[in-house]
């Protein structure tokens, strides 16, 4: 230099107009709210898939117990995780001084003597089953080994992403959660059970316990609404340095504020660059083409998928020069 | 934005307690039959959404993608 293999980071730039949102300040109007000008701010690294965790909120002031689900080598880190790291075991594929060692991957990795299940065709047979040839042995014998069917045949076999046991955990719904106004109808009519001897419902299934409940509590009919603000973004937050740790990650110290929309803003037009590819044409240059995935809806740590093109780290290969 | 569900051939639709080229009907080809078509009667051709894992063995079990359907606000 090439190629592959993992891993991190970028992922268009500038400049003019117009045009849409958040926030401040000022000014017009002035019943509300609207309207002008200037200033500063406005999608991600996956916002995606909704697979996992938790924060927050309600149930509910506060449970125990069985099911029921999840993980599963060993330690570490996190607020928690089914995540991260580290090592350890199996596995692939390379090398090499070839009982083993090393190097990049991978990995759903605990229990088969707690128990009950499966193994089709093939085979002589697949559990209490062992047949036929050859060798060895023997007082005889499948006592031992190879051979043939098969994935797996003389064994405490294999299989738990079989059922299931063991250890550990673990309420339930989701911001369309949940609260407060405003409108306004018929807060209506029927059943039914019941007013403290407690009907009915809450509490993921049930149980036990608790709580609510008396012009009460279910269940149907029927009619009015689809409006408005608040949650709504200062965080388990980012950045840098420097110590501590193989790491994952954690402390200190300084900096900094980087969308809040609601039929859903974050944009078009126009020139010029910028990397890329393709032909010419050969210091250099012209000419065409592309410019990835892809759009915030509580809010964050992960997982998994998409992804033109560059940059950089470490490993293998293979080539050429010294 | 959140929740729950599916996908076997051209249509429909079994099979899903894991047993090995996946049952049936219509449709579609050939052939038989008819003057000549239909009916019918033989026979054949096509599929587990895709990928990857578990197991000897996967429509079936497990995960990851891709398509598709269903629901969803307030009051008293």
């Nucleotide at each position: 230099a090439a190629a592959g293999c993992a891993g991190a980071c970028c992922g268009c730039c500038u400049u003019a107009u117009c045009g849409c949102u958040g926030u401040c300040a000022c000014g017009c109007u002035c019943u509300g709210a609207g309207c002008g000008u200037g200033a500063u701010g406005g999608a991600g690294g996956a916002a995606a898939g909704u697979c996992c965790g938790a924060a927050c909120a309600c149930c509910a002031a506060a449970g125990u117990g069985c099911a029921g689900c999840a993980u599963a080598g060993u330690g570490g880190c996190u607020a928690a995780c089914g995540g991260c790291c580290a090592c350890c075991g199996u596995u692939a594929c390379g090398c090499c001084c070839c009982a083993g060692g090393c190097g990049u991957g991978a990995u759903a990795g605990g229990a088969a003597a707690a128990g009950u299940g499966c193994a089709a065709c093939a085979g002589a047979a697949a559990g209490u089953a062992u047949g036929u040839a050859c060798a060895g042995g023997u007082a005889a014998c499948g006592c031992u080994g190879u051979a043939g069917u098969g994935a797996a045949a003389u064994c405490a076999g294999g299989u738990a992403a079989a059922c299931u046991c063991u250890a550990u955990g673990u309420g339930g719904u989701g911001c369309a959660a949940u609260g407060c106004c405003a409108u306004g109808u018929a807060a209506g009519c029927c059943a039914a059970c019941g007013u403290u001897u407690g009907a009915g419902g809450g509490u993921u299934g049930c149980a036990c316990g608790c709580c609510c409940g008396a012009u009460g509590u279910u269940g149907g009919u029927g009619g009015g609404u689809a409006g408005g603000c608040a949650g709504c973004u200062a965080g388990a937050g980012c950045c840098u340095a420097u110590c501590g740790g193989u790491a994952a990650c954690g402390a200190u110290a300084g900096g900094u504020c980087c969308a809040g929309a609601u039929a859903a803003a974050u944009g078009a037009u126009a020139a010029g660059g910028g990397u890329c590819c393709c032909g010419c044409c050969u210091u250099g240059g012209c000419g065409g083409g592309a410019u990835a995935c892809a759009g915030a809806a509580u809010u964050c740590g992960g997982c998994u998928u998409a992804c033109a093109g560059g940059u950089c780290u470490g490993c293998u290969u293979u080539u050429u020069u010294u | 934005g959140g929740a729950a569900c599916a996908g076997u051939a051209g249509c429909a639709a079994a099979g899903u307690a894991g047993g090995u080229c996946a049952a049936u009907g219509c449709a579609c080809c050939a052939g038989u039959u008819u003057g000549a078509a239909g009916c019918a009667c033989u026979g054949g051709c096509g599929a587990u959404a895709u990928a990857g894992g578990u197991u000897c063995a996967a429509a079936u079990c497990c995960u990851a993608u891709c398509u598709g359907u269903u629901c969803u606000a307030c009051a008293a």
Predicted 3D model of RNase P RNA and transfer RNA as a complex of 398 nucleotides.
It holds a member of the Rfam family "Bacterial RNase P class A". Rfam describes the family as follows. Ribonuclease P (RNase P) is a ubiquitous endoribonuclease, found in archaea, bacteria and eukarya as well as chloroplasts and mitochondria. The family's RNA type in Rfam is ribozyme.
The coordinates come from a structure-prediction model, not an experiment, and the mean pLDDT is 75.